[in-house]
RNA sequence: UGUGCGGGAGAGACACUCCAUGAGUGUCACCGAAGGAGCAAGCUUCCCCGCCAAACUCUCAGGUCGUAGGUACCGUACA
Numbered sequence: 001u002g003u004g005c006g007g008g009a010g011a012g013a014c015a016c017u018c019c020a021u022g023a024g025u026g027u028c029a030c031c032g033a034a035g036g037a038g039c040a041a042g043c044u045u046c047c048c049c050g051c052c053a054a055a056c057u058c059u060c061a062g063g064u065c066g067u068a069g070g071u072a073c074c075g076u077a078c079a
Stems, first nucleotide, its partner, number of pairs: 001079007012028007029064003035060001036058003042051002
C1' cells in the first nucleotide's frame, strides 16, 4: 500500500411528474468522515521565494435518513 471481516458520524424541506406507495425532476436550504484545495509551528535564506499536518478551514466534488453507500478513522487476518 492492497484485499477480506467487524465497528463507524453528520445534515431536508417544498412543489411537480410517472410506469405509483416506490422512483425521478426542479428550487432553495443544510452536512463534512470518499476525493480535492488552503493555512501554523518548524526547516531554509541577508531578505523574498520555497518545503510543510490534520479529524482544523473551504465546500469544487460528494452527501442529506432509517434502504444503500465510494464513506475518513479504529481493530483484526492475509499478501